[in-house]
Context: one part of a larger RNA
Molecule: large-subunit ribosomal RNA, domain I
Organism: Monashia sp. HAY1-5C
RNA sequence: GGCACACGGUGGAUGCCUUGGCACCAGGAACCGAAGAAGGACGUAGGAAUCUGCGAUAAGCCUCGGGUAGCCGAUAACCAGGCUGUGAUCCGAGGAUUUCCGAAUGGGGAAACCCGGCUGGAGGCAAGUCCAGUCACCCGCACCUGAAUAUAUAGGGUGUGUGGAGGGAACGUGGGGAAGUGAAACAUCUCAGUACCCACAGGAAGAGAAAACAACAGUGAUUCCGUGAGUAGUGGCGAGCGAAAGCGGAUGAGGCUAAACCGGGCGUGUGUGAUAGCUGUCAGGCGUUGCAUGUCCGGGGUCGUGGGACCUUGCGGCCGGAGCUGACACUCUGGCAUGGAGUGAGAAAUCUGCGUCAUAGUCGAAGAGCAUUGAAUGGCUCGGCACAGAGGGUGCGACCCCCGUAGACGAAAUGGUGUGGACUCCAGUGAGGGAUCCCAAGUAGCACGGGGCCCGAGAAAUCCCGUGUGAAUCUGGCAGGACCACCUGCUAAGCCUAAAUAUUCCCUGGUGACCGAUAGCGGACAAGUACCGUGAGGGAAAGGUGAAAAGUACCCCGGGAGGGGAGUGAAAUAGAUCCUGAAACCGUGUGCCU
Numbered sequence: 001g002g003c004a005c006a007c008g009g010u011g012g013a014u015g016c017c018u019u020g021g022c023a024c025c026a027g028g029a030a031c032c033g034a035a036g037a038a039g040g041a042c043g044u045a046g047g048a049a050u051c052u053g054c055g056a057u058a059a060g061c062c063u064c065g066g067g068u069a070g071c072c073g074a075u076a077a078c079c080a081g082g083c084u085g086u087g088a089u090c091c092g093a094g095g096a097u098u099u100c101c102g103a104a105u106g107g108g109g110a111a112a113c114c115c116g117g118c119u120g121g122a123g124g125c126a127a128g129u130c131c132a133g134u135c136a137c138c139c140g141c142a143c144c145u146g147a148a149u150a151u152a153u154a155g156g157g158u159g160u161g162u163g164g165a166g167g168g169a170a171c172g173u174g175g176g177g178a179a180g181u182g183a184a185a186c187a188u189c190u191c192a193g194u195a196c197c198c199a200c201a202g203g204a205a206g207a208g209a210a211a212a213c214a215a216c217a218g219u220g221a222u223u224c225c226g227u228g229a230g231u232a233g234u235g236g237c238g239a240g241c242g243a244a245a246g247c248g249g250a251u252g253a254g255g256c257u258a259a260a261c262c263g264g265g266c267g268u269g270u271g272u273g274a275u276a277g278c279u280g281u282c283a284g285g286c287g288u289u290g291c292a293u294g295u296c297c298g299g300g301g302u303c304g305u306g307g308g309a310c311c312u313u314g315c316g317g318c319c320g321g322a323g324c325u326g327a328c329a330c331u332c333u334g335g336c337a338u339g340g341a342g343u344g345a346g347a348a349a350u351c352u353g354c355g356u357c358a359u360a361g362u363c364g365a366a367g368a369g370c371a372u373u374g375a376a377u378g379g380c381u382c383g384g385c386a387c388a389g390a391g392g393g394u395g396c397g398a399c400c401c402c403c404g405u406a407g408a409c410g411a412a413a414u415g416g417u418g419u420g421g422a423c424u425c426c427a428g429u430g431a432g433g434g435a436u437c438c439c440a441a442g443u444a445g446c447a448c449g450g451g452g453c454c455c456g457a458g459a460a461a462u463c464c465c466g467u468g469u470g471a472a473u474c475u476g477g478c479a480g481g482a483c484c485a486c487c488u489g490c491u492a493a494g495c496c497u498a499a500a501u502a503u504u505c506c507c508u509g510g511u512g513a514c515c516g517a518u519a520g521c522g523g524a525c526a527a528g529u530a531c532c533g534u535g536a537g538g539g540a541a542a543g544g545u546g547a548a549a550a551g552u553a554c555c556c557c558g559g560g561a562g563g564g565g566a567g568u569g570a571a572a573u574a575g576a577u578c579c580u581g582a583a584a585c586c587g588u589g590u591g592c593c594u
Base pairs, nucleotide, nucleotide: 001593002592003591004590005589006588007587008586009585015579016544017543020515021514022512023511024510025509026508027507028506029504030503031167032166039101040100041099042055043054044053046079047078049075050074051073061095062094063093064092065091066090070083071082072081106115107114108113116135117134118133119132120131121130122129137164138163139161140160141159142158143157144156145155171202172200173199174198175197176196182189186236212219213218223250224249225248226247227246233241234240254496255495256494257440261299262298263297264296265295266294267293268292269291270290274288276289277286278285279329280328281327282326283325284324304474306439307438308437309436310433311432312431313430314429315428317336318335319334320333321332322331323330338427339426340425341424342423350422351421352420353419354418355417356416357415358414359413361409362408363407367382368381369380370379383400384399385389391403392402393401445469446468447467448466449465450464451463455481476491477490478489479488480487531538532537551578554565555564556563557562
């Protein structure tokens, strides 16, 4: 020096464990904010730091409930001082307080700081100082004022509004909008209207009651799923892209305006013949009240078997009022009755009875002995409960030890939801006529240029923009894939609309042929921490003594660290990065070989 064996050191694999994650399901919730949010800074306990809670009333204050014997949050003990059956600590509901920054909003600003005005107050001779309130901008509404310019308007001012502003994971709608890539290169094309940016909204959003489809038969708003179908198509006919009708399901809901016409208010123009006008007829009375036009308000009306206005006609519960007067009609209107509807679009607010759910909780069956062990839940011997033998804990595999589980019950307060009532709203209808009027205009269409549709300009309809041009009113229009005819369907140019659908930052409960500390979230631990970066941003490592600290009194060596005894414990080679303790690597001893 090598090899072998034994015993150690180092190291932290493996096994076992789980406080933490991951995925999904069901229910809830789906918003917070100038009444100052989200997120922070700084404070706050008798005693330093971090976390948690809270805010100068500062681990807390008040009220109402629950609950029970201990309590003064955690790391985390210790000391001090207190509270508590007059019910504390703790749990739930509702209030109070809530520094400073932050949309940040009195002005400024390098966030958590600086400096003010006004009103009231404290103090004071006065000033400095302190306290409370208030003072940003924009918008709507009301009022006041008010230029060029007479009326006016712009502008200015005051008051008022739980009006706006900012934040939020995904889902949604809209405005912008790539490239890597594929085409085995690449330009049309694709990736893809994706990623990303911006704006805005809601608990969902968007869409939505046919100017739709279809095809000679019919359907009857929209949305979503399955199928149709990788079909019809489109395509340097390459790569690729890719419908619809129909059928089967989920859900199910339909409404309101504009216009014609009537009435009223206001503005403008015009008007004198008593022949206009004052609802109709007759009679009387009044005397410019008229006519035309614009605008506003009320009624009317809302459709494609075209509808409505208008005219004619039938029916229409009771009582009252108005339309110059009287009679008869007619129209309008109030109340009652009758019927219907409703806060879920169609108009909109609130209260209340009852039920139910949520936010604290309550009750909840049944076991002993023997031996082993450090310890019994395992073994043996006898029992018991079960609407409960889900699960967890307890010194070892526990239905009967504890928490629970099945089952049963519970709310002063706040909120959700269902139903009833109060309450509110609505109510003429049928037939006929076809002379007249209306039926959404810089719209539809067309030309040119684009976009979007399965559709890349193509024979290119349909849909949407830009520029230009520019109709018709039912004997009107649009569509049925150029276009024309016939036929069929529908009725544009106004608005609203639940459900079925999408998503999950969040709350509650549950499940797992999901992970088990190099895994599972980056994070089971002081984790978005330490650390890195000017910054945007990047971003770790790190779990396990034991059943219980019983965490080694005392003695010895040593300056200490550390160790040897002693003691605890079942175990100390479980002694503090302490369960198990692999390998690399480093030793000691013995044997063999050289």